[in-house]
RNA sequence: GGAGUCGGCCGGGCAGUCGCUGUGUCCUAAGGGACGUGGAGGAAAGUCCGGGCUCCGCAGGACGGGGUGCCAGGUAACGCCUGGGGGGCGCGAGCCCACGGAAAGUGCCACAGAAAACAAACCGCCUAAGCGCGCGAGCGCCGGCAAGGGUGAAAAGGUGCGGUAAGAGCGCACCGCGUCGGUGGCAACACGCGACGGCACGGCAAACCCCACCCGGAGCAAGACCAAGUAGGGGAACAGACGGUUCGCCGUCGCGUGUGGUCCGCACGGUUCCCGGGUAGGUCGCUCGAGGCACGCGGUGACGCGCGCCCCAGAUGAAUGGUUGCCCACGACAGAACCCGGCUUACAGGCCGGCUCCCCAC
RNA sequence: GCGGGUAUAGUUUAGUGGUAGAACUCCAGCCUUCCAAGCUGGUUGCGUCAGUUCGAUUCUGACUACCCGCACCA
Numbered sequence: 001g002g003a004g005u006c007g008g009c010c011g012g013g014c015a016g017u018c019g020c021u022g023u024g025u026c027c028u029a030a031g032g033g034a035c036g037u038g039g040a041g042g043a044a045a046g047u048c049c050g051g052g053c054u055c056c057g058c059a060g061g062a063c064g065g066g067g068u069g070c071c072a073g074g075u076a077a078c079g080c081c082u083g084g085g086g087g088g089c090g091c092g093a094g095c096c097c098a099c100g101g102a103a104a105g106u107g108c109c110a111c112a113g114a115a116a117a118c119a120a121a122c123c124g125c126c127u128a129a130g131c132g133c134g135c136g137a138g139c140g141c142c143g144g145c146a147a148g149g150g151u152g153a154a155a156a157g158g159u160g161c162g163g164u165a166a167g168a169g170c171g172c173a174c175c176g177c178g179u180c181g182g183u184g185g186c187a188a189c190a191c192g193c194g195a196c197g198g199c200a201c202g203g204c205a206a207a208c209c210c211c212a213c214c215c216g217g218a219g220c221a222a223g224a225c226c227a228a229g230u231a232g233g234g235g236a237a238c239a240g241a242c243g244g245u246u247c248g249c250c251g252u253c254g255c256g257u258g259u260g261g262u263c264c265g266c267a268c269g270g271u272u273c274c275c276g277g278g279u280a281g282g283u284c285g286c287u288c289g290a291g292g293c294a295c296g297c298g299g300u301g302a303c304g305c306g307c308g309c310c311c312c313a314g315a316u317g318a319a320u321g322g323u324u325g326c327c328c329a330c331g332a333c334a335g336a337a338c339c340c341g342g343c344u345u346a347c348a349g350g351c352c353g354g355c356u357c358c359c360c361a362c
Numbered sequence: 363g364c365g366g367g368u369a370u371a372g373u374u375u376a377g378u379g380g381u382a383g384a385a386c387u388c389c390a391g392c393c394u395u396c397c398a399a400g401c402u403g404g405u406u407g408c409g410u411c412a413g414u415u416c417g418a419u420u421c422u423g424a425c426u427a428c429c430c431g432c433a434c435c436a
Stems, first nucleotide, its partner, number of pairs: 001358010012327007020039008041333001045344002048342005053219004060264004065215005070084005085099001086097004100210002105208002107204003122149002124145003130141004157175006176199001177197005182191003223284004233275006240253005255269004277435003291310003295306004328331001363432007372386004380416001388404005409425005
C1' cells in the first nucleotide's frame, strides 16, 4: 500500500423566528395567557417468539393439541445470548449448521437399473468338482462369483498382500466401523488407550412416530369508575325429575352458562345467543422502568453484585413541524399508541477499534 | 392498535412429496354470404426468496399482496 474479517458507535450540524403537544409555577370570572422545562427510532416496522400487567374460574386432573431439541451456563422468561463439543467452508482472521432417536414400530425411496433393503445378476469373469459329446484342443449342460462395466441421489466398508478355477473379510496387515471397558472432562464429547467382533447398522423423523422438557385462555378495543341516553322491546335454547318440608324453601340428579378442543372437577343460575334500541363524552389504566449513565468488584464471557448521579414522549383526529441564515462529506430506511427482553426484515453515508492474508521498503 | 385467514391459467376452482388437471375465457382452423352457436386443435399458471429432501405447488422459515372480525350501555 492492497484485500478481507469481526465488534462498537453515529446517521446532518449551529443560530434566529413562528407554531403543535405533555408538564411545573403564576395570572385570569371563564375561554385562556405569561414564563420555565420535556418532546420518536436503531429499527418506533413485521407481529415471529418470550415475559410483565389486566380480566376470565382457584389456573386443578386426564386425553387431545402446540412448541423446543448437542452440552453447560446466563436470564423474569425465551425458539434469545454466552462459553464449549461435533460437522461443514475458508491459506487465515473467521463464518455457517432445526445438531435427540433410523440395531421401538409403521411408511416412503419416482424415473433409470438385473437389483432400492429378509439384496440381486443385464453385460461380464470362471469351468476346479459332476454329467453329456468329441481321438483331441474344446463345446454344451449343471453350476460358481460379485472383482470389473453399466444405471442411479443412493448399489451393502477401503487399500494392499495372500488365496482361488474365477472370486469374495475367505484369511491376514493397516485404515474405517461397532460393542464393552479404561483415562480426561460437570457434561456434550475426546483419546496415537485396551479387549472383543469380520462388519452385523443405506437414506428420509422441516413423514407418522418414540424420548426428554415446556405451554390454561384472552388481550389496554384487556380492565375499573363517572356521566348521558332507551322500547330495559321482540325472538330462540335450556328452566325437568325425585326426595324432604315448619309450605318460606332445602337437597340430589339433570339442564344451561362461565372467551379453554373434549371429558372430569370447580363456580353461578335467569343465563346465553340473535334482531331491534341507545351512547359513541370524560377520568384512571398511562408510563419510574427486569430504567439510563459512570465507577468499583466477581466471572473467559453472557451476566451478576455494590455504590453514586439522573428523570428521559405520553397523544386520542391523535403533537414532535414550518421558515430564515450559515456550514459540510448535501442527508438512507423510516413515525411511538400499555410496557419490557429478543429475533427477523429495511437502511445513503460516515467514524473508531481488534485481528488475518498478500505485496513493497528498511 | 389487536386477532384471524387466503394466495394454483385472464376468471372460478381440484390436486397435496415424483412430468399440475377441469370449466368458462382467449387464439387458430372448419362451418356460414357475415356474425353467433357448434366441431377440432392449441396457448397461458403453483405470489417472491431461502432452507429440508435425490426431488417441493405440497414440508419449514422470512418477505409481499389481499380479505375478514374486534367499542360501550340496557
Annotation
Two RNAs folded together computationally: RNase P RNA and transfer RNA, 436 nucleotides in total. It holds a member of the Rfam family "Bacterial RNase P class A". By type it is a ribozyme. Rfam links the family to the GO terms ribonuclease P activity, dimeric ribonuclease P complex and tRNA processing.